[in-house]
RNA sequence: GUGGCUGUGGCUCAGCUGGUAGAGCACUGGGUUGUGGUCCCGGGGGUCGCGGGUUCGAGUCCCGUCAGUCACC
Numbered sequence: 001g002u003g004g005c006u007g008u009g010g011c012u013c014a015g016c017u018g019g020u021a022g023a024g025c026a027c028u029g030g031g032u033u034g035u036g037g038u039c040c041c042g043g044g045g046g047u048c049g050c051g052g053g054u055u056c057g058a059g060u061c062c063c064g065u066c067a068g069u070c071a072c073c
Stems, first nucleotide, its partner, number of pairs: 001072007010025004019056001027043005049065005
C1' cells in the first nucleotide's frame, strides 16, 4: 500500500427486514445475616469510535475518516 473483520454503559457482549438502545458482571440504596458472602427488591450510568449523507425515522443503509486486528504485498 490492497482487501476483510471489529468498534454499543466501568468490563464482556446482544440488538432480526431501519421504528427511537438492552443483558450479565461491576457500582449504589434497602431487605435478609451476629459480621461478611449468598439470595431477594429497587436505583444511577451509554445517543452506539468520529464527521457527513439518505429517510418521517439510522446502532442498523451510503460516503469519508480514526483506532484495533487478520491476510496479502
Molecule: transfer RNA
Organism: Longispora agrisoli